[in-house]
RNA sequence: UGCAUUGAUGGGGAUGGGGUUCCCCGAAACCGCUCGUACCGAGCUGAUGACCCCUAUCGCUCU
Numbered sequence: 001u002g003c004a005u006u007g008a009u010g011g012g013g014a015u016g017g018g019g020u021u022c023c024c025c026g027a028a029a030c031c032g033c034u035c036g037u038a039c040c041g042a043g044c045u046g047a048u049g050a051c052c053c054c055u056a057u058c059g060c061u062c063u
Stems, first nucleotide, its partner, number of pairs: 010025004016054006032044005
């Protein structure tokens, strides 16, 4: 430099970071729940898909 073959890399899982693991996606995966007068209003849980740790936040107790 040319030819042929392969599709790696990656991204996502309702609020942060790290490790492990599971699932999903190829422009999609993903973008919480309940009630109501359902346009919109009101209320609730959780920093995890799951486990562990850290940070932030909340509740209780002790000093």